[in-house]
RNA sequence: GCUCAGAUUGAACGCUGGCGGCAUGGCUAAAGCAUGCAAGUCGAACGCGAAAGUCACUUCGGUGGCGAGUAGAGUGGCGGAAGGGCGAGUAAUGCGUUUCUAACGUACCCCAAGGUCGAGGAUAGCUAGGGGAAACCCUGGGUAAUACUCGAUGACCCCGGCGGGACGCAUGUCCGAAUGAGCAAAGGCUUGCCACCUUGGGAUCGGGGAAAGCACUAUCAGGUAGUUGGUAAGGUAACGGCUUACCAAGCCUAUGACGGUUAGCGGGUGUGAGAGCAUGACCCGCCGCAUCGGAACUGAGACACUGUCCGGACUCCUACGGGAGGCUGCAGCAACGAAUCUUCCGCAAUGCACGAAAGUGUGACGGAGCAAUGCCGCGUGCAGGAUGAAGCCCCUCGGGGUGUAAACUGCUGUCAGAAUUUAGUAAUAAUGAACAAAUUCAAAGGAAGGGCCGGCUAACUUCGUGCCAGCAGCCGCGGUAAUACGAAGGGCCCGAGCGUUGCGCGGAAUCACUGGGCUUAAAGGGUGUGUAGGCGGAAGCGUCAGUGUCUUGUGAAAGCCCACGGCUCAACCGUGGAAUUGCAGGGCAUACUGCGUUUCUUGAGUGUGGUAGAGGCUGUCGGAACUAUAGGUGUAGCGGUGAAAUGCGUAGAUAUCUAUAGGAACAUCGAAGACGAAGGUAGGCAGCUGGGCCAUUACUGACGCUGAGACACGAAAGCGUGGGGAGCAAACAGGAUUAGAUACCCUGGUAGUCCACGCCGUAAACGAUGUACACUAGGUUCGGGGAGCUCUGACGCUUUCCGGGCCGCAGAGAAACCAUUAAGUGUACCGCCUGGGGAGUACGGUCGCAAGAUUAAAACUCAAAGGAAUUGACGGGGGCUCACACAAGCGGUGGAGCAUGUGGCUUAAUUCGAGGCAACGCGAAGAACCUUAUCCAGGGUUUGACAUGUAUGGAUUAGCUCCUAGAAACAGGAGUGACGCGCUUGCGUGGAACAUACACAGGUGCUGCAUGGCUGUCGUCAGCUCGUGUCGUGAGAUGUCGGGUUAAGUCCCUUAACGAGCGAAACCCCUAUCACUAGUUGCCAGCGCGUAAUGGCGGGGACUCUAGUGAGACUGCCGGUGUCAAACCGGAGGAAGGUGGGGAUGACGUCAAGUCCUCAUGGCCUUUAUGCCCUGGGCUGCACACGUGCUACAAUGGUAUAUACAGAGCGAAGCAAUACCGCAAGGUGGAGCAAAUCGCAUAAAAUAUGCCUCAGUUCGGAUUGUGGUCUGCAACUCGACCACAUGAAGGUGGAAUCGCUAGUAAUCGCGUAUCAGCUAUGACGCGGUGAAUAAGUUCCUGAGCCUUGUACACACACCGCCCGUCAAGUCAUGGAAGCCGGGAGCACCCGAAGUCGCACCAACUCAGGUGUGCCGACGGUGAGCUCGGUGACUGGGACUAAGUC
Repeated sequence: GCUCAGAUUGAACGCUGGCGGCAUGGCUAAAGCAUGCAAGUCGAACGCGAAAGUCACUUCGGUGGCGAGUAGAGUGGCGGAAGGGCGAGUAAUGCGUUUCUAACGUACCCCAAGGUCGAGGAUAGCUAGGGGAAACCCUGGGUAAUACUCGAUGACCCCGGCGGGACGCAUGUCCGAAUGAGCAAAGGCUUGCCACCUUGGGAUCGGGGAAAGCACUAUCAGGUAGUUGGUAAGGUAACGGCUUACCAAGCCUAUGACGGUUAGCGGGUGUGAGAGCAUGACCCGCCGCAUCGGAACUGAGACACUGUCCGGACUCCUACGGGAGGCUGCAGCAACGAAUCUUCCGCAAUGCACGAAAGUGUGACGGAGCAAUGCCGCGUGCAGGAUGAAGCCCCUCGGGGUGUAAACUGCUGUCAGAAUUUAGUAAUAAUGAACAAAUUCAAAGGAAGGGCCGGCUAACUUCGUGCCAGCAGCCGCGGUAAUACGAAGGGCCCGAGCGUUGCGCGGAAUCACUGGGCUUAAAGGGUGUGUAGGCGGAAGCGUCAGUGUCUUGUGAAAGCCCACGGCUCAACCGUGGAAUUGCAGGGCAUACUGCGUUUCUUGAGUGUGGUAGAGGCUGUCGGAACUAUAGGUGUAGCGGUGAAAUGCGUAGAUAUCUAUAGGAACAUCGAAGACGAAGGUAGGCAGCUGGGCCAUUACUGACGCUGAGACACGAAAGCGUGGGGAGCAAACAGGAUUAGAUACCCUGGUAGUCCACGCCGUAAACGAUGUACACUAGGUUCGGGGAGCUCUGACGCUUUCCGGGCCGCAGAGAAACCAUUAAGUGUACCGCCUGGGGAGUACGGUCGCAAGAUUAAAACUCAAAGGAAUUGACGGGGGCUCACACAAGCGGUGGAGCAUGUGGCUUAAUUCGAGGCAACGCGAAGAACCUUAUCCAGGGUUUGACAUGUAUGGAUUAGCUCCUAGAAACAGGAGUGACGCGCUUGCGUGGAACAUACACAGGUGCUGCAUGGCUGUCGUCAGCUCGUGUCGUGAGAUGUCGGGUUAAGUCCCUUAACGAGCGAAACCCCUAUCACUAGUUGCCAGCGCGUAAUGGCGGGGACUCUAGUGAGACUGCCGGUGUCAAACCGGAGGAAGGUGGGGAUGACGUCAAGUCCUCAUGGCCUUUAUGCCCUGGGCUGCACACGUGCUACAAUGGUAUAUACAGAGCGAAGCAAUACCGCAAGGUGGAGCAAAUCGCAUAAAAUAUGCCUCAGUUCGGAUUGUGGUCUGCAACUCGACCACAUGAAGGUGGAAUCGCUAGUAAUCGCGUAUCAGCUAUGACGCGGUGAAUAAGUUCCUGAGCCUUGUACACACACCGCCCGUCAAGUCAUGGAAGCCGGGAGCACCCGAAGUCGCACCAACUCAGGUGUGCCGACGGUGAGCUCGGUGACUGGGACUAAGUC
C1' cells in the first nucleotide's frame, strides 16, 4: 500500500413472503405531454336577465302567472405576488451569523383623531347592422354604480418659509411660532352594523447596506473604460455609476484578482471517542426558476407557474387569410432508466380566498389505495411425550447424528375469517371522507425462509468432479483421498425477511489541528545573497487589540439529548427542560503577545592590534618528463602481450649523445593537513582582491534569524566564434580473444581535453543528513591563535577560543548506527514526501542555438514494491583442516576375442523394475519345461488354484483301477471304495469332503507423488541439539567462538555462560603373546611294542592344536617441547605402543532418492476376467553403442617330467575311497562317513631338470567340424563337459579414466550358497607368495569449521534469480494531414416588443393617434480563444502456463 469485520441508505437486484401501526416512494430527460381537476368569490356595489317545465286564458298565431329577479354573462370590489412544484441557473446580484437603515415601503388587521357637501358626462352588458372558418372584431343606438370626472371644505398631511430649542456616530434627526400654496371621500342593507376618506401610531411582511465566513484549479498571472473617484442632473419607496454628461486616472491582484470546472445555501442528516469527513431526499427557513430569450403594464406588493406584449423552438386547429397552447400543481401517458405509486374519496377536521352572514371555492389539506422501501410491534402455537419409531446421513459395523424433534395425549385462542353493536377522532346546535372500539362464534386449523460453515469469522463430515466444471472481499482453492467447486447430511448466524451490488463515513495516525514523517524505507532545494512574509534579546511606562472572567442580547420551529405524559407496548406523537461549543454589546483583570514610547548591552555589527591558509583574478619565470625536427655514434631488430599479432625498422628504427622547437601537467614536501557558500582549489615570484580566526572591549544600540518569488555562482560532458594541439583519447580502423566479441587486451587515431569570449544549468552536485540559536558525561588526536607556570629559551605542563577526525555515556533509532561536527533535548523559518509500475513520461507553459532543462499529470495495471537485520545456501572470496583428492608409486580399464548387464533396433512377444556419483556380473544365491509375471499365440475354466461363513441336498465323497477324444489342461464314462458315534448290522446321526446357490475369494493390475517397513547416499564425515541463564523489540545469538591439541564438538586453557543429550570414543566379535583348565576324532617330547613305512598300538599332556577362562597396553615409565595444561616428539621395556590390525555399530537431517514385483497397506480399477489351469514360443532375438569382467598378446614366459607346503568350508534324495573299464568327460562298483575319525581333496604359484629362442611362434585360444559323456519327462530354439581336428583377432592399446598406503597392491589356487544340470569368467569367503612409493598440500575432486559479500535482487536456495529486442493476442493512452461538434466573449450589420424622450395631429371630460431618436432580445457576418469527439499512419506503455535470439 491492498483487503475485511461496524453502523447507515429516497436505493436497486436475487430467493422467499402471514398481520398491523408509523413513515417514505422519478435520485435518470429543468426532455415531451392526451384527459380531468388544481382560484375564485361577493346580488348587503351596479344595470340587465333567460329557458325547460307547469298552471290559466286563447282569435290556436299566442298571451299571462309561477319557475325567478333564479341560471347566466357583464361593469365594479377584493383575491389571482399566497398556497403547491422543482433545483436548471447561481461561487455571489446567493446563503447562514452578527449588525445598520438618521437612506425605505407595507393592502387586508388593531388603536387614536377628524371627516363623508354639491354636481356632471360617459361606458360594458344589451340592442340593431356588419366582417371573419374560427379566435374575435368594427359601426350606430341607448343604460347603472362603492366605475370615472369636476367643484367645495380640510389638518397635527405634503411643499415653501423665518429663526429657536432638544438630541445624535458624520451626513443629520426630532420638536415648535407667525404665515403662504396644494390635496379627500361611496355608499349598502334586515337601523345598527358593514363599507368609504384624511392623518398619526401599532402589528405583520418586505426593500437596501456592512463585516468576517461558506468548493476545486497557478498546466488560469495579470484584470478592468461606467472601469475607480468627483461634480451636476435624471431615476427609485429608498442609498448608490443605478443611468447620463463633464472632469480626474484611478481601482482589484500572490492573504490568488481575472479565467476555467463544479455546485442552490442553511437548520440539519449519516458516520466518528472526538476533531473531523461526507451529505443537503422527506420536514422547516431563505434564494432562484416556471417551454427558451427579452420587455414592461396593472397593483400595497410582480417585471407575475395556470396575466399581457414581442421574438425563437415545438405541438395542435385551419376554409391557408390566420389562430390556439405551455403538468418544474394533483392524478395519469409515453420516453429514459437498475429504479420510484391511484387518471381514488372528501372539504368532516386544520388552514387560506371572498362574503355582514348563510355559504362557495380549495389535487393546500384530511384520508384511503399500491410497494417488505424503511423503522416498530405481533404471530406461525403451549405443556407433556422413547436409552430414542421410520426415513435420511455418517461409521472403526460396535454404534452415532437429525432428536422431544415427530407421531401421540392434553390445553390455549393473538392475527387472519364470520356475525352483532356504537364509546372516540367533534370544539357543538348541525355536519364523519376515512378510521377506530366492544361482544360473540369456529378452529392448531390459513402463516418460514435466506445466507454462510479454509483463515480473517461463529459453524464439518461424506459423495461427485479431477487446473475440468467452477469459487473468490483479500490471501487464495481445484492437476484422484478438496472442511475452499457441486450435492447431501449436520452445524452457525439472522428471521418476514435474508443475501448481493452501488454510494458515503468508520477502521485509515493511510494528508497526521487533535495526530505523521524526510542518513539507508517515499521525502533536504547543488550552493549562497536577499524581497515579501513568519518569528524575534533585557528593563520601565502607557494602551487593552489579542487573551481570561462575569453579564446582556441573539443563536426560529422541528430534529439530537433529558424528564414526564398519550396511543395495550414500541416505532410515532405531545408538554417542559437542557443544549445550540457561534456572533454581537457591556463591565472587570493585565501575567503573556501586539501597539506606542523611554532606556540597556549580553544578540548582531564597527574600530584597533596580530595571525594561518592549494581562497579568487592577472602577469611573469622555472625544471623534470614527453613528442617532433636536425646532426653524430651504432646495427637488426624494436615494440607489445597471459601468449601473440597488427604496427615501426637496412630509405638505418629501438638504444645513446648534442642542439632546437612545441604544448600540457606541476613528482618529492603531502598529511588523519589547509582554504572556500557550494562546485572546487596544488611549481616559483609579483600585483590586485574576498573571507576567517585570536586578542582588546573603544563605538553603534536589536540594527537579528529564516526566507516563497527574485538574483548570483555552479564538476564533467556538450554547443557557438576564434586560437592552440605535446601527451591522452569517445567515434573510427586494424590485430588478438571468443561459439560470437559492435567489449575487456594490443597497435593506431579524430572530435575533445588547453586558451579567450559567450551559452548550457545538470551529477551518487553525498555527510544520500536544509539554515540559525540554546542546552545535554567524558577521553584522545591533528591544524590555527591567546594566557599562565619554570630566571630565559628549545621543550614540557596547565588552561582558553575556533576548526578537522576517532572512541564513547545518557538519550534517540525499525535496526544498522548517531552521539557537543547529533540522527539527543527544544525554538524559529524554508524545502520536500504520501504504495509499486505507467513516469520524472505525455500535453501545455517558461528557458535554451541545439542537445535538452524546468514545471508536471491521467487512463491503465499489480498486491505488492521497499528498508534494516537474522538463519541458511551459494561465490571462477579469504583463512585453517582433512580424505588414495592430488602428488610419489604399483597394477589396470579404454584397443582384441569372449562372458555378462544396459541402451537402441527388431519382434506376435522379446514381461517388469533400477537411470550421474548412489542404474548398467543391479532385483536374479542358477530363465531348456517349471520358474514366469496376460510378454505372445492357441486351448480350457467361472464360488474358482487358496480362506471363511450361511442355506439346501443326500452317501453321492477322499483314495485306487480302467476306457474314449485331446498337445495338455480339461471334458465325458465305467468300476471299486474309506472315517467317527449310537448300534435292535441295517438304519440313524455327525465332522471333514462333495454338489448347488449366495456372501465373497483372486489380481506380480495403477498410484513409491497417499503410506508403513526396509534400503541407498552425503558419511564412520564430526557434527546435530536441548535445559537454565544472559544479550537482542524480534527473527535469533551465546553455549558450539578464540588460543592450543586430536582420527574426532578428542582433551586442555580462556570465557556470560553453566550443564546435559544424540553422535565420536569405550563396552561386543575375530586376530596377534602368554598363563590356567580340559585332552578326543587332534598331538607325540620322553618310556615301551610293532611295521617295508605311517601316532599304527600301549601310553602320555610336555609341545603343536582344539576351546573355555583369564592376563596383557594405561602415554604407565624416562628425556625434550609446551601456558606448572591438554598434548606432541624421541627412547626404554614389551609378542604388541600411542585407536596394535580387522569387523559389527551409521547422530539431526538431505535427495517427494529406490522399492505397491519380498512383505504390509489407503484409494482407484477388474470380476465368464486384468482371476485360475494348460501346450508351445519369448525373456537367449542383432547393422550398432556403453558399463563390468575373463583370457591374452608371451621368455619374470610356454610346455613336459619330478616334487613340497594351506586355510576355510561342504556332505544322507548326500560326499564317495580302494579296485576295474575308457586317451578323456565318465562308467561299473561300493568300503567308510550325519563327520577334528570317512569322503569331496591332487592345492596352485613356488622348487628342480629338459625342451622351445622372439616367430603370429610349442604365444594366444576364439570360431567351426566330427565323435562322445552327464543331468533331466525333454538339451532344436536353448545346457555343461570330454576327445580329435580347426587355430580368428591380438605384438601392451588415442583422448580419457579406475583401484590401491602393508600382510595392502599385484599374483596363485581352494571352498561355499543357489542348484536335477548349467551359461560362475559373477557373488561371498579362504589361505599361499608377497612388493613399490609418500610422510608433502601449489593445483584437480569432495568434505568440515571460522569469516566475508561489493548491489545478500538466491530461500524450490546458482540446475537459483533474471534483462532487452523480435513474433502473437487484448486493453487504455500520446502525436498526427485533417474532419465534426460544444462553450464563453469581441467587432460589425439588422433591429421586434417595450420604457423613456422628441415632433406633429386631434383635443380637452378622461383618453388618444401618427411619425421618429437612444437602448434593445433573436438573427447574420468576421477574426480568434477554449473544450471535446473522430482520424490513414505512428510512438511508447500495461497484461497474457510452456515461442525466438

Notes
RNAcentral holds the sequence, with entries from ENA. Predicted 3D model of a 1445-nucleotide RNA (small-subunit ribosomal RNA) from an uncultured prokaryote. Rfam family: Bacterial small subunit ribosomal RNA.